[in-house]
This is a predicted structure of a 72-nucleotide RNA (transfer RNA) from a Phycisphaerae bacterium. It matches the Rfam family "tRNA". By type it is a transfer RNA. The source organism's lineage runs through Bacteria, Pseudomonadati, Planctomycetota and Phycisphaerae. The RNAcentral record of the sequence draws on ENA.
RNA sequence: UGCCCUGUAGCUCAAUGGUAGAGCGAGCGGCUGUUAACCGCUAGGUUAUAGGUUCGAGUCCUAUCGGGGCAG
Repeated sequence: UGCCCUGUAGCUCAAUGGUAGAGCGAGCGGCUGUUAACCGCUAGGUUAUAGGUUCGAGUCCUAUCGGGGCAG
C1' cells in the first nucleotide's frame, strides 16, 4: 500500500429492508432458618462516525475511524 472479515446493552451474541432482542451480569421482589440455587419483574441502545439510496436502513451503497486476517 492493496484485498477480505468485523464493529449492536456492562460482557458474549441475535435480528428476511418493516416495533432493536436473547443469554450472562446489574437492580427489585418471590421462595427459605440464612446464603446459594430456582422463579418473576424492571432498568440499561446516538446499532463506530458522516453522507447516500428508499415510503421505510442495524441490514443496501460510498467515505472515514477502530479491531482481526492475508498478500507485498